[in-house]
RNA sequence: GGGGCUGUCGGCUAGUCUGGUCUAGGCUUGUAGCCUCGGGUGUUACAGACCCCGGUUCAAAUCCGGGCAGCCCCA
Numbered sequence: 001g002g003g004g005c006u007g008u009c010g011g012c013u014a015g016u017c018u019g020g021u022c023u024a025g026g027c028u029u030g031u032a033g034c035c036u037c038g039g040g041u042g043u044u045a046c047a048g049a050c051c052c053c054g055g056u057u058c059a060a061a062u063c064c065g066g067g068c069a070g071c072c073c074c075a
Stems, first nucleotide, its partner, number of pairs: 001074007010028004020058001029047006051067005
């Protein structure tokens, strides 16, 4: 220098290919309540995310373009 893959709550992950309502879902974590003599377990509620910018569209996590970061391959 060229090519490919990946980027979503504090952590892990689904959804993207085929755009759509329905809280962006699940596990974990944190906080509070219930339960208990207390703790654990269980249970309920709440908190928390689409890497950045732009474009297309009635509508973008999803499609397109440009960046940034990580990994791999070629040179």